[in-house]
Molecule: Bacterial RNase P class A
Organism: Mucilaginibacter polytrichastri
RNA sequence: GGCGCAGACUGUCCUGUCGCUCCCUGUCAUCCUGAGCUUGUCGAAGGAACAGGGGGAGGAAAGUCCGGGCAACACAGGGCACCCUGCUUCCUAACGGGAAGGCGCCUGUUAUCCUGAGCUUGUCGAAGGAGCGGGCGACAGCAAGUGCCACAGAAAAUAAACCGCCGCGAAAUUCAUUUCGGGGUAAGGGUGAAAACGCGGGGUAAGAGCCCACGGCUUUGCGCAGCGAUGUGCAUUGCGGUAAACCUCAGGGGUUGAAAGGCCAAAUAGGUCGGCGCACGUAGGGCGGCCCGCCCGAUGCCGAUGGGUAGGCUGCUGGAGGCUGCGCGUGAGUGCAGUCCAAGAUCAAUGACAGGACACGACAGAACCCGGCUUACAGGUCUGCGUAUGAA
Repeated sequence: GGCGCAGACUGUCCUGUCGCUCCCUGUCAUCCUGAGCUUGUCGAAGGAACAGGGGGAGGAAAGUCCGGGCAACACAGGGCACCCUGCUUCCUAACGGGAAGGCGCCUGUUAUCCUGAGCUUGUCGAAGGAGCGGGCGACAGCAAGUGCCACAGAAAAUAAACCGCCGCGAAAUUCAUUUCGGGGUAAGGGUGAAAACGCGGGGUAAGAGCCCACGGCUUUGCGCAGCGAUGUGCAUUGCGGUAAACCUCAGGGGUUGAAAGGCCAAAUAGGUCGGCGCACGUAGGGCGGCCCGCCCGAUGCCGAUGGGUAGGCUGCUGGAGGCUGCGCGUGAGUGCAGUCCAAGAUCAAUGACAGGACACGACAGAACCCGGCUUACAGGUCUGCGUAUGAA
């Protein structure tokens, strides 16, 4: 250098002209608003506008899936229901995310270690295991209870008898058996994804964890190692599968979402209050059988004021923030120091045109913020590991 795998980063560039949006500085001739008092074609300050300078999409801005901040509303305490999570320890603001591990399954490898079919008996060696590398896993409990297990099959869970096997009884008979009846049997065949743990022996009429040895998985107890999941040794218990079936156990969960929420607030029309007017408190109404009497009291004008609408301001971007260095940690991360500030719109900006460069340009556009996950993606760069070959 080539190939493969894994991880990290990046993701068109340059020039000119004209725009859009936000911020800063300046100007006030013009337009708008107008504090103030000397009430004037006065005028502080501000806005529009103009001029100059600066910032202006992403690694996913996406899906809106999970978690948190923030905010409003709700809420004594406890329980039920409902939903979510589910090997362990750790990280974190938190998580269904991440890191490091454990266990199981799949796969690659066979230099090394173990085992060793085979025959040519060799420092031979197929296949396998350990180890190492990679991938995947809703990975608690079916030994609490209940349910379910298509098709096929005799039988799918209190086992079951189709073929076969073995006794018994009866009949036939060519004396070999055959047929029928009624039993035993899960070893063998056959069906199936799965047939009562596998295999060998004992045992038996034939058989069966019926009994025994070995092995697999599992329950419980003890010892040892580990923080733990777990591993390992001994003893013990049991043996179909299924919890992404109900369920059990453990842990967790208020609802809503920036159109949240807060503040200011025009015109018009209502509400309330006050004054004047109507006027000799009228019209009218209430109390009352009626009268007296008492009480309320419009329509109009002026002023004040509550709520709400249009509209404006805020929330809004400086934050669990980025980068660098050092320390701690296997790691995710974390502590300290230094340094940096990087869109904030609201009909919603981040563009258009022209020219140039080459590698000819993928997926794609912020809307309260942040941490993740998932999905889409042309090209480029770097790091680590593995590998055969070549060179030194």